[in-house]
RNA sequence: UGAGUAGCACAGAUGAUCGCGCCUGUAAGUGUCGAAAGGCCACAGGUGAGGAAAGUCCGGGCUUCACAGGGCAGGAUGCCGGAUAACGUCCGGUGGGGGUGACCCUAAGGAAAGUGCAACAGAAAUAUACCGCCGAAAGAAUACGUUGUAUUCUGUGGUAAGGGUGGAAUGGCGAGGUAAGAGCUCACCGCCUAUUUGGUAACAGAUAGGGCAUAUGUAAACCCCAUUCGAAGCAAGACCGAAUAGAAAACGAUACGGCGGCCCGUCGUGUUUUCGGGUAGGUCGCUUGAGCCUGGUGGCAACAUCAGGACCAGAUAGAUGAUCAUUUGAUACAGAACCCGGCUUAUAGUGCUGCUCAUUAU
RNA sequence: GGGCGAUUAGCUCAGCUGGUUAGAGUACCACGUUGACAUCGUGGGGGUCGAUGGUUCGAGCCCAUUAUCGCCCACCA
Numbered sequence: 001u002g003a004g005u006a007g008c009a010c011a012g013a014u015g016a017u018c019g020c021g022c023c024u025g026u027a028a029g030u031g032u033c034g035a036a037a038g039g040c041c042a043c044a045g046g047u048g049a050g051g052a053a054a055g056u057c058c059g060g061g062c063u064u065c066a067c068a069g070g071g072c073a074g075g076a077u078g079c080c081g082g083a084u085a086a087c088g089u090c091c092g093g094u095g096g097g098g099g100u101g102a103c104c105c106u107a108a109g110g111a112a113a114g115u116g117c118a119a120c121a122g123a124a125a126u127a128u129a130c131c132g133c134c135g136a137a138a139g140a141a142u143a144c145g146u147u148g149u150a151u152u153c154u155g156u157g158g159u160a161a162g163g164g165u166g167g168a169a170u171g172g173c174g175a176g177g178u179a180a181g182a183g184c185u186c187a188c189c190g191c192c193u194a195u196u197u198g199g200u201a202a203c204a205g206a207u208a209g210g211g212c213a214u215a216u217g218u219a220a221a222c223c224c225c226a227u228u229c230g231a232a233g234c235a236a237g238a239c240c241g242a243a244u245a246g247a248a249a250a251c252g253a254u255a256c257g258g259c260g261g262c263c264c265g266u267c268g269u270g271u272u273u274u275c276g277g278g279u280a281g282g283u284c285g286c287u288u289g290a291g292c293c294u295g296g297u298g299g300c301a302a303c304a305u306c307a308g309g310a311c312c313a314g315a316u317a318g319a320u321g322a323u324c325a326u327u328u329g330a331u332a333c334a335g336a337a338c339c340c341g342g343c344u345u346a347u348a349g350u351g352c353u354g355c356u357c358a359u360u361a362u
Numbered sequence: 363g364g365g366c367g368a369u370u371a372g373c374u375c376a377g378c379u380g381g382u383u384a385g386a387g388u389a390c391c392a393c394g395u396u397g398a399c400a401u402c403g404u405g406g407g408g409g410u411c412g413a414u415g416g417u418u419c420g421a422g423c424c425c426a427u428u429a430u431c432g433c434c435c436a437c438c439a
Stems, first nucleotide, its partner, number of pairs: 001358010012327007020048007031040003050333001054344002057342005062233004069264004074229005079093005094108001095106004109224002114222002116218003130163002132159003138154007171189002174186003190212001191210008237284004246275006255269004277438003292309007363435007372388004381419001390406005412428005
C1' cells in the first nucleotide's frame, strides 16, 4: 500500500423566534368546567423517543383466576461446564465442517427398545445372482481306456472381487489364501468393547481384545430417554360516578361453575350461554428500575460485588414540531403506550480499535 | 396495545403419512358447428405453490426467519 477478518461508538451540532405534552413552584381562595366522580387556568423553572421504540419469536416481573394441588394427555428444549430473576439467550470449552490465515458455521441425545418410510432406476433396498467369474461338489456327454483320467456342458451349484443402477449395495486398502471368491487369515486404518492416564465434564491419549455379529439412511416421521412448563393478559386488574328492560334455552345438588383436553381432589351455590338494554366519564395501575453513569475488586469471559453520582417521557385521539442563520453536507431505517432481559429483521453516512494474508522499502 | 388465522393458474378452490410430470371449475386462445353471434364439442397455452434459508436421496407438504392480507377484544346490570 492492497485485500480481508473480528468488534465498538455516533445517528447531526449551535443560536434565535413561534408552538405542544408532563412535572415542580407562585398557591391560597369566595374563581372556573362538569349531572357527579373529579379536573383546569396565567407566569417562571425543569424535562421530553430508539438502536432498533419494530416483528411479537422466546424468557421473566406485575395483575386476576384458589399464591395454583395429584395423575394422564399435550407443548418446549436436547454435546459439556458455567452465568442469570429466567430463557430456546449469553460466556468458556469439546466433537464435526470450511478457510493459506485472522476467523467463521454447527437443532450436535438415542437408529444394538419397537414401528413406519426409502419413489424412479436397478437382478436385488434389508434382502438379492442381471452381466461377469469358477467348474471344487452333483449330474450329463465325448475321447482315451478299464472300474479311472482328461475335456466340454448345466432351468443344479459356488461366488458380492469386477461391471452396471442408485443418495445408500454387507467397513477400506494391500498381501496370503482359493476352483473362483469372501475378515476365510494377517498387517495398517476405521468401528465396537474393556482397562487405564489427563480433564469437574463433554472428550482426548495409550494398551488389550473382538474379526465386524447388532448390518444403510431418516427421529426438523411416530417414538424412547433426560430436563422443564398452571391459564390468561394493563382492552390484566382495583376503586369512584352515571344510566338501563328484560327475554329465551340448559342444568338444577348423582347438578352447574371456578377449571384452560380428561380424571381425581377442593371451593362456591343459582350458574352458564344466546339475544336484547345501558355507559363509553374519572382516579389509580404508570414509571425509582433484576435500571443508568463513573471508578475499584474478583473472574479467561458471560457476570458478580463495593463505593460515589444523577433522576432521565408517561400521553389516552394520543406531545416531542415548524421557520431562519452558521457549520462543507444535513441525507438511512424508523415514533414510546405496563415494565425489563434476549433473539430476529430494517438501516444512508462517518469515525475508532485488535488481528491476518500478500507485496514493497528499511 | 394484546390475541389468532390465511397465502397454490387472471379469479374461486382441491392436493397429502414427503415420491418422479401439482389438478378442477371459470376466464383466455385456436378449430369445428351457425348466414352471423351466443350455447355446445374438440384441442391448447398459462404456476419459481408469498419470499429466503435449512432438514431429507427427494419439500406445495416438515422446521426456522420474513412479507402481505384478514378476524376478534371494554365496562354495567
Predicted 3D model of RNase P RNA and transfer RNA as a complex of 439 nucleotides. Rfam match: Bacterial RNase P class A. Its family is annotated with dimeric ribonuclease P complex, ribonuclease P activity and tRNA processing in the Gene Ontology. The coordinates come from a structure-prediction model, not an experiment, and the mean pLDDT is 77.